[in-house]
This is a predicted structure of a 328-nucleotide RNA (Bacterial RNase P class A) from Oxalobacter paraformigenes. Taxonomically the source falls in Oxalobacter (Bacteria, Pseudomonadota, Burkholderiales, Oxalobacteraceae). Its Rfam family is "Bacterial RNase P class A". Rfam classes the family as a ribozyme. The prediction has a mean pLDDT of 77. The RNAcentral record of the sequence draws on Rfam.
RNA sequence: GAAGCAAGCCAGGCAGCCGCCGGUUUCCGGUCUUUUCCGGAAACGGGAGGAAGGUCCGGACACCACAGGACAGGGUGACGGUUAACGGCCGUCCGUCGAAAACCGAGAGGCAUAAGACGAGGAACAGGGCCACAGAGACGAGCGUAUUAAGUUACGGUGAAACGCGGCAACCUCCACCCGGUGCAAUUCCAAAUAGGCACGCUAUGAUGCGGUCCGCGGAGCGUGCGGGUAGGAAGCUCGAGCGCCGGAGCAAUCCGGCGCCUAGAUGAAUGGCUGUCAUAGUACUAAGGUACCGUAACAGAAUCCGGCCUAUCGGCUUGCUUUUUUC
Numbered sequence: 001g002a003a004g005c006a007a008g009c010c011a012g013g014c015a016g017c018c019g020c021c022g023g024u025u026u027c028c029g030g031u032c033u034u035u036u037c038c039g040g041a042a043a044c045g046g047g048a049g050g051a052a053g054g055u056c057c058g059g060a061c062a063c064c065a066c067a068g069g070a071c072a073g074g075g076u077g078a079c080g081g082u083u084a085a086c087g088g089c090c091g092u093c094c095g096u097c098g099a100a101a102a103c104c105g106a107g108a109g110g111c112a113u114a115a116g117a118c119g120a121g122g123a124a125c126a127g128g129g130c131c132a133c134a135g136a137g138a139c140g141a142g143c144g145u146a147u148u149a150a151g152u153u154a155c156g157g158u159g160a161a162a163c164g165c166g167g168c169a170a171c172c173u174c175c176a177c178c179c180g181g182u183g184c185a186a187u188u189c190c191a192a193a194u195a196g197g198c199a200c201g202c203u204a205u206g207a208u209g210c211g212g213u214c215c216g217c218g219g220a221g222c223g224u225g226c227g228g229g230u231a232g233g234a235a236g237c238u239c240g241a242g243c244g245c246c247g248g249a250g251c252a253a254u255c256c257g258g259c260g261c262c263u264a265g266a267u268g269a270a271u272g273g274c275u276g277u278c279a280u281a282g283u284a285c286u287a288a289g290g291u292a293c294c295g296u297a298a299c300a301g302a303a304u305c306c307g308g309c310c311u312a313u314c315g316g317c318u319u320g321c322u323u324u325u326u327u328c
Base pairs, nucleotide, nucleotide: 001328002323003322004321005320006319007318008317009316010315012278013277014276015275016274017273018272020047021046023044024043025042026041027040028039029038030037049299053310054309056308057307058306059305060304061183062182063181064180073179074178075177076176077175078092079091080090081089082088093121094119095118096117097116103110104109122174123173127172128171129168130167131166139164143156144155145154146153187235188234189233190232197226198225199224200223201222202221209217210216242261243260244259245258246257247256248255249254279296282293283292284291285290
């Protein structure tokens, strides 16, 4: 180099212009005046992902329920470690797989291992149940042949298992351990209009209404206060089991220490568009260098947050491991 593996990273870059969402500061206006609140403008800095996805597992948080124990129900299952927790992850053991060689084989192929991959990997003398196809017979002993004093002994094509103290627990079950329910549309606060509720007052001795007063008309409610709830608004909401670098412990997962950083928080829901340039995928031409076209390429897109798993994914980069008695 080649072959076989494993791990990690990127997900167009830069510049200019115009927008959108939310933040800070300043200014202007709305109210009598500062504060506050509302509206507007300017400047500054921020604005999707490795899976934001599926909602499968585990937690944080919130509310509801809850003496304790047992049963029922659900889940997990080698051993040890890690963690807030896990069915995740790490290490070891065991099992299965895993290369051109060597060996066997006429050949197809078989056989051993490396790095590595995968494993629902407790228990089958506690009990029940099941064992396809093939086979005379499949779980319980019978059957055939030979043999023996004697169901006494041996063998039996098939098949994973056959004449037996076999196999399956990913069938029930047993053992050990774990598990309350619902989810941010959780939950909390502020709070119109209309209707309804309660209290007080006025009212058939005619209230309220018919623009202020009087007359007149009309005929059963009206006024004030309180409380609940709705629309609407606010909190929850993003500073967190956080991220980066360095050092240390450990085989590793992971943990500890120091320094530095703040990195979306919307609610019909922003994260975009245009231009130039560089780089790139694709297509066409070319002997090549290159030129032209296309226009950023796949999967996808936050919605309470976090740790995992699974699934989808164009193209590219980096690092590490193994290769034996063969060196391809």